[in-house]
Context: one part of a larger RNA
RNA sequence: CACACACCAGGACAAAAAGACCCCGUGGAGCUUUACUGUACUUUGGCAUUGAACUGUGCAUUUUAAUUGUCUAGCGUAGGAGGGAGCCGCAAGGCACCAAUGUAACACCUCCCUUUGAAAUGUGGCAGAUCUUACCCAAUCCCGAUGAAGACUCGGGAGGGGAAAGUGUCAGAUGGGCAGUUUUACUGGGGCGGUACCCUGCAAAAAGGUAACGCAGGGACACAAAGGUUGGCUAACUACGGAUGGAAAUCGUAGGGUAAGCGCAAAGGUAUAAGCCAGCUUGACUGCGAGGCCGAUGGGCCAAGCAGGUGGGAAACCAGGUCUUAGUGAUCCUCCGACGCCCAAUGGGUGGGCCCGGAGCUUAAUAGAUAAAAGCUACCCCGGGGAUAACAGAGUAGUCGCGCCCGAGAGUCCAUAUCGACGGCGCGGUUCGCUACCUCGAUGUCGGCUCAGCACAUCCUGGGGGGGAAGUACCUCCCAAGGGUCGGUCUGUUCGCCCGUUAAAGUGCUACGUGAGCUGGGUUCAGAGCGUCGCAAGACAGCUCGGACUCUAUCCGGUGUGUG
Numbered sequence: 001c002a003c004a005c006a007c008c009a010g011g012a013c014a015a016a017a018a019g020a021c022c023c024c025g026u027g028g029a030g031c032u033u034u035a036c037u038g039u040a041c042u043u044u045g046g047c048a049u050u051g052a053a054c055u056g057u058g059c060a061u062u063u064u065a066a067u068u069g070u071c072u073a074g075c076g077u078a079g080g081a082g083g084g085a086g087c088c089g090c091a092a093g094g095c096a097c098c099a100a101u102g103u104a105a106c107a108c109c110u111c112c113c114u115u116u117g118a119a120a121u122g123u124g125g126c127a128g129a130u131c132u133u134a135c136c137c138a139a140u141c142c143c144g145a146u147g148a149a150g151a152c153u154c155g156g157g158a159g160g161g162g163a164a165a166g167u168g169u170c171a172g173a174u175g176g177g178c179a180g181u182u183u184u185a186c187u188g189g190g191g192c193g194g195u196a197c198c199c200u201g202c203a204a205a206a207a208g209g210u211a212a213c214g215c216a217g218g219g220a221c222a223c224a225a226a227g228g229u230u231g232g233c234u235a236a237c238u239a240c241g242g243a244u245g246g247a248a249a250u251c252g253u254a255g256g257g258u259a260a261g262c263g264c265a266a267a268g269g270u271a272u273a274a275g276c277c278a279g280c281u282u283g284a285c286u287g288c289g290a291g292g293c294c295g296a297u298g299g300g301c302c303a304a305g306c307a308g309g310u311g312g313g314a315a316a317c318c319a320g321g322u323c324u325u326a327g328u329g330a331u332c333c334u335c336c337g338a339c340g341c342c343c344a345a346u347g348g349g350u351g352g353g354c355c356c357g358g359a360g361c362u363u364a365a366u367a368g369a370u371a372a373a374a375g376c377u378a379c380c381c382c383g384g385g386g387a388u389a390a391c392a393g394a395g396u397a398g399u400c401g402c403g404c405c406c407g408a409g410a411g412u413c414c415a416u417a418u419c420g421a422c423g424g425c426g427c428g429g430u431u432c433g434c435u436a437c438c439u440c441g442a443u444g445u446c447g448g449c450u451c452a453g454c455a456c457a458u459c460c461u462g463g464g465g466g467g468g469a470a471g472u473a474c475c476u477c478c479c480a481a482g483g484g485u486c487g488g489u490c491u492g493u494u495c496g497c498c499c500g501u502u503a504a505a506g507u508g509c510u511a512c513g514u515g516a517g518c519u520g521g522g523u524u525c526a527g528a529g530c531g532u533c534g535c536a537a538g539a540c541a542g543c544u545c546g547g548a549c550u551c552u553a554u555c556c557g558g559u560g561u562g563u564g
Base pairs, nucleotide, nucleotide: 001564002563003562004561005560006559007558008557010556011555012554015550022385023384024383025382027381028380029377030376031375032374035181036180037179038178039177042173043172044171045170046169047168048167049166051131052130054128055127056126057125058123059122060121061120062119063118064117065116066115069113076106079112080111081110082109083108086095087094088093135161136160137159140158141157142156143155144154145153184196185195186194193213197219198218199217200216201215202214220366221263222322223321227281228280229279230278231277232276233275237255238254239253240252241251261270262269264327266325267324268323285308286307287306288305291302292301293300294299297367310319311318312317333360334359335358336357337356340354341353342352343351392439393437394435395434396433398432400428401427402426403425404424405423409419410418446521447519448518449517451513452510453509454508455507456506459484460483461482462479463478464477465476466475467474486500487499488498490496527545528544529543530542531540532539533538
């Protein structure tokens, strides 16, 4: 070295199972509820099945009676109209007429209205009690049928209830009891938070455009003048002077020259002003629109000029809102206005529709899925992803560990025996991170046990230098990896505290070495309890008890034995 046999399990990111964790899917299912929309049940009412008669009451009509009729003026409580000069009484006398007031005049006669009471009739509304023939009755009794029967069962009657109940139908309420669904996206994994449309500046690399959960700020309006036009005017600030009066009010002088002002964020613009004041006004017009700019499209923006009529101006001219850039919402549906047009033989009406002008959306997830929608899943499932997290690796090195430089200072004195502020420069890849590069058709995760291999920034033992080294002991630095580096209490612990030893009880790396070597105490399925949170289903780097670790080694590797 080869072969054979026996054995060990380090590797074949070994095998097994299209990862159960995580994310994604306009996937699924189970569960919850004050998510949405339905619905069974329950309940309330109307109508039907459903009839009779009584009382009360309501309503209508008729009759009768009168305690029925109040602005002001008028003796006054004037319902309306017609007739009316008288009427009642033995008489006295009273009421009227007349006169007055007033829209209207009274006694007496007739008719009618209004109000109230009574009666009758009708109605059948409401309420109450009543009746029996519909309808109902398993439990008691009787009769009959079947039968062996005094079991059963069926039919009838007595008896009880009764227009109720029950049933049907229509409508209201309630309704996770049940059902179908919804519960957005971006995102240096997801969740939590934030954001989603529009405007300004920067990023943006001297045209335009240009991303990030990049850096800063605003908007979802306002104004009948803060619009149009004509005419006029010019700020901020500083100094000085000046009653109350000041740092700053208003006045004057000088300087100054846009730093002011422009309704509101910023930028650009602005004195011939777009700023400030005054006069007159409504162009904050109607019908068009050459020609252009931006945008994938929807769409957004600029615009001379023409026609009509208008405002200001002597006129030339200017005016189709505001110095400009934000101040917003498609389609469908509904409503309002208004000339016109259309609607199946024709004319008219009603009704409907179209064109035109408006209104109703924090449709703000703002190109707006519906008029209308939240959650839990550790009981979970499927399809996918290393496009994306948790372990490990890799990259990085903020953090971490170690070293070096400078040397303020501490060290009685003295920076450097020793320690070393403020700073600077490196190295390492053991911490916590960041990134998301292999792995989600699986790379098993803490600790322990077993067995270890390596580094040296050395814990002991060895050699050496310095010391604030008398000695003993100790501090610090250099060299050095040969060997060594304990046993226990507590805890799942690594760690750590403690006990007792030791020459010492090193620091790390090896997939935080090692689960096809063991364990399974912890973490991390299904059960259960507590606290807390949640209405609940349930949840919790909170706690607690319990909880399946896969007989056979093909290859590489290793050990032993044998043969060549």